The RNA shown here (transfer RNA) has 72 nucleotides and comes from Ictidomys tridecemlineatus. The same sequence occurs in records of 2 taxa. The coordinates come from a structure-prediction model, not an experiment, and the mean pLDDT is 83. The sequence is in RNAcentral, with records from Rfam. Rfam family: tRNA. Rfam classes the family as a transfer RNA.
RNA sequence: GGGGAUGUAGCUCAGUGGUAGAGCACUUGUCUGGCAUGCAGGAGACCCUGGGUUCAAUCCCCAGCACCACCA
Numbered sequence: 001g002g003g004g005a006u007g008u009a010g011c012u013c014a015g016u017g018g019u020a021g022a023g024c025a026c027u028u029g030u031c032u033g034g035c036a037u038g039c040a041g042g043a044g045a046c047c048c049u050g051g052g053u054u055c056a057a058u059c060c061c062c063a064g065c066a067c068c069a070c071c072a
Stems, first nucleotide, its partner, number of pairs: 001071002004068001006066002010024004018055001026042005048064005
C1' cells in the first nucleotide's frame, strides 16, 4: 500500500427495518451461626462517529475512526 472481518451493558456474546436480550460481574431481599451455593427482584448499552435512503435505521448504503488477521 491492497482487499477483507469485527465494533451492542463493566466483561463475553445474541439479535431483528417498528425505540435491544442472555450468561458472568454489580446490587436488594431471602436462605445460614457465618460464608458459599440456591431462590426472587433491581440497576446498567439511545447499538463506534458523521451523513444518506425510508413513515420509521442498531439493522440497508456511503465516508471516517479503532482494532484483528491475511496478501504485498